This is a predicted structure of a 71-nucleotide RNA (transfer RNA) from Picocystis salinarum.

RNA sequence: GCGCUGGUAGUUCAAUGGUAGAAUAUCCGCCUUCCAAGCGGACGACCCGGGUUCGAUUCCCGGCUAGCGCA
Numbered sequence: 001g002c003g004c005u006g007g008u009a010g011u012u013c014a015a016u017g018g019u020a021g022a023a024u025a026u027c028c029g030c031c032u033u034c035c036a037a038g039c040g041g042a043c044g045a046c047c048c049g050g051g052u053u054c055g056a057u058u059c060c061c062g063g064c065u066a067g068c069g070c071a
Base pairs, nucleotide, nucleotide: 001070002069003068004067005066006065007064010024011023012022013021018054026042027041028040029039030038047063048062049061050060051059
């Protein structure tokens, strides 16, 4: 320098065009003599900028960043 793959909640992962879900963490409650475990609830995210579309996490372009490969 070129190419490929990825970037979503504090963390680990889903979601291939129609208002983004789960686990875990944190907080509250239930349970328990107390703690843990268990049960219920709350909180919390689409890497950035454009484009296409009635509608974009999703498709296209550029950029940033991580990993891998080639030179």
Background
The organism belongs to Picocystis, within Eukaryota. The sequence is in RNAcentral, with records from ENA.